[in-house]
RNAcentral holds the sequence, with entries from ENA. Transfer RNA from a Nanobdellota archaeon, 74 nucleotides, folded computationally.

RNA sequence: GGGCGGGUAGUUCAAUCCGGUAGAACGCACCCCUCGCACGGGUGAGGCUCCGGGUUCAAAUCCCGGUCCGUCCA
Repeated sequence: GGGCGGGUAGUUCAAUCCGGUAGAACGCACCCCUCGCACGGGUGAGGCUCCGGGUUCAAAUCCCGGUCCGUCCA
């Protein structure tokens, strides 16, 4: 330098193929349970989806450029 894959909640990952209200688990806060803790049960907060632009009534999703990570080739 080139090919491919990836960047979404504090963390690990879905949702992309086929555009239509952004989800799960763990973690966190509170409540129940307990003499207390753990386990278990319940409720809640937390992300406008790596950045910029385009298409569209509507974009995490499609298109273009950039950037970072992984991998392969040189």
It matches the Rfam family "tRNA". By type it is a transfer RNA. The source organism's lineage runs through Archaea, Nanobdellati and Nanobdellota. The coordinates come from a structure-prediction model, not an experiment, and the mean pLDDT is 81.